[in-house]
Context: one part of a larger RNA
């Protein structure tokens, strides 16, 4: 040195455990701000920090309600020095206070800092006063832009443009994801790579709503016979038809089965009033349709039916709460819920504390009441809007730089094809109900709708939030990056990045007093506890180091 065995030390693995997570259900909520917002400096407790909560009234102040014997927010004890049955603390609602930065908005700025005008007021000097002046300091107001009035006025008569004044018109800026529109990649896959794919993803921007968008057919079908009836969303049809260096790959829709269901409103003829530069313009009526309206003429009806509007009411949720049954005895044991005996209650045997596993010890469940406030209200009352048809004539309206059409693109399963359809740009450029559009080049018959204007809940998406509740989700290298001072320490000029770290005990009962010491760490008695578990504390694996002892080189 080494093997082996013991006993220790270091370590923090396992095991139990949870304060935090994750993920989903159902319901609410879905916005906040110039009445200064998300966020934030910076202060405020009797006592230094950090959270919280709050604002020079600063862990608070008023009112109403609930509530009860304590209270003076956590970490976190002490101590002082107060409040409270004349109701405090606390909970719930509303009110008041709300430095400063920040859309930030009187000017400036290198956030929380400077410097300012204007009206009051404090205060000082002065004046008989009215009043004038002032270092300071206090409260108000001074931001663009939009609209509304108004005044004023160029080139330039007239007018317009500018200009300025007034206003309690909206706007500004924050936000997790859904939304719709403008733009728009790559990597990667084709086993290389260019068309293609990723992918109209990501990301940038612009705006919205609680949803958004779409939505009442110039839309589908079907072809011998016909039918569907707005959108939007699921399931299916279907990896079908198809598209495709026909390669990798992309990939529908009619239908049928559901979910919700809802239809409506202009221009335009025509009429009638204003005003006109005589063209025409408003404004009201009217009318809104593919079996159309207007106007002419006849003929019917004259009470009913409906609404997505607007307030009230039965009622109903949500809300601080209120009120809830039943249990005793032995043994064990540090404790009794556990064992053994013996009751009881239950519309409550859901769950969580209590010294081990408690229906009946405590909080609570179940059934059940609830105030201010708020929310619904499809039922009832009020109010308000809304509404009617037919024959025959008549040709007076039915949405133009629009349809189509060429040439460049783009979107659809569709990559230029035979490529219809949808939507851009550039050029052209109709028709007028004897019209016009589609049915997948094009043409014919058939059939179908009526673009060139606008509005529309419901079914559909999501969760920064709150509230109830689940879980064959996780248990401190898990599970959120953060159970702990977590977006914290640290790291980067910066854009950004970014850990670690939980557990004494049922209660601190957290070890008086003695001894050793360098009078510190730390141990040895002694006590405490069921146990030292002794604040490097629950259990304490293995590496690793150390000590005895035995074999062995």
């Nucleotide at each position: 040195g080494g093997u082996g065995c013991a006993u220790g030390g270091c370590g923090g693995a396992u095991g139990c455990c949870u304060a935090g997570g994750c993920g989903c259900u159902a319901g609410a909520a879905g916005g906040c701000g110039a009445u200064g917002a998300a966020g934030g400096a910076c202060g405020u407790u009797g006592u230094a920090g950090u959270c919280u909560a709050c604002g020079a009234u600063a862990a608070g102040c008023c009112c109403a309600g609930g509530g009860a014997a304590g209270c003076u927010g956590a970490c976190a004890a002490a101590c002082a020095a107060g409040c409270a049955u004349u109701g405090a603390u606390c909970c719930u609602g509303g009110g008041a206070u709300c430095u400063c930065c920040g859309a930030a908005u009187g000017g400036g700025g290198a956030a929380a800092c400077c410097c300012g005008g204007c009206a009051g007021c404090a205060c000082a000097g002065g004046g008989c006063a009215a009043c004038c002046u002032g270092a300071u300091g206090c409260u108000g107001u001074c931001g663009c832009a939009u609209c509304c009035g108004g005044a004023u006025g160029a080139a330039u008569u007239c007018a317009u443009a500018g200009u300025c004044c007034g206003g309690u018109u909206u706007g500004c800026g924050c936000g997790a994801a859904c939304g719709c529109a403008g733009g728009g990649a790559a990597c990667u896959g084709a086993a290389a790579c260019a068309u293609c794919u990723a992918a109209g993803u990501a990301c940038c921007u612009g705006u919205a709503g609680g949803a958004a968008a779409a939505g009442a057919a110039a839309u589908c079908a079907a072809a011998u016979g016909u039918g569907a009836g707005a959108c939007u969303c699921c399931g299916u049809u279907a990896g079908u038809a198809g598209c495709g260096g026909c390669g990798a790959g992309c990939g529908a829709a009619g239908g049928c089965g559901g979910a919700a269901u809802a239809g409506c409103c202009c221009a335009a003829a025509c009429c009638a009033g204003a005003c006109u530069u005589c063209g025409g313009u408003c404004u009201g009526g009217g009318g809104u349709u593919g079996c159309g309206g207007g106007c002419g003429a006849c003929c019917g009806a004259u009470a009913u039916a409906g609404g997505a509007u607007u307030g009230g009411u039965a009622g109903a949720g949500c809300g601080a709460g209120c009120a809830g049954a039943a249990u005793g005895g032995u043994c064990u044991g540090g404790a009794a819920a556990g064992g053994c005996c013996g009751g009881c209650c239950a519309u409550a045997g859901a769950g969580g504390g209590u010294g081990a596993c408690a229906g009946c010890c405590c909080c609570g469940u179940a059934a059940g009441c609830g105030a201010a406030g708020u929310u619904c209200g499809c039922g009832c009352c009020a109010a308000c809007c809304u509404u009617a048809g037919g024959u025959c004539g008549u040709a007076c309206c039915a949405g133009a730089g629009u349809a189509g059409c060429a040439c460049g693109g783009u979107c659809c399963u569709c990559g230029u094809g035979g490529a219809a359809g949808a939507c851009c740009g550039u050029g052209u450029g109709a028709a007028a109900c004897c019209g016009g559009g589609g049915a997948g080049a094009c043409c014919a018959c058939u059939c179908u709708c009526c673009a060139a204007g606008g509005c529309u809940a419901a079914g559909u998406a999501c969760u920064c939030u709150c509230u109830a509740g689940c879980g064959a989700c996780c248990g401190a290298u898990a599970g959120u990056g953060a159970a702990c001072a977590a977006g914290u320490a640290g790291g980067g000029c910066g854009a950004c990045u970014g850990a670690a770290a939980g557990g004494u005990g049922a209660a601190a009962a957290g070890u008086a007093c003695c001894c050793c010491u360098u009078c510190u760490a730390g141990g040895g008695g002694a006590g405490u506890u069921a146990a030292a578990a002794g604040u490097a504390c629950c259990u304490g694996a293995a590496a690793c180091c150390a000590u005895a002892c035995a074999c062995u080189u």
Large-subunit ribosomal RNA, domain I from a Phycisphaerae bacterium, 553 nucleotides, folded computationally. Rfam family: Bacterial large subunit ribosomal RNA. Its mean pLDDT, the model's own confidence on a scale to 100, is 82. Lineage of the source: Bacteria > Pseudomonadati > Planctomycetota > Phycisphaerae.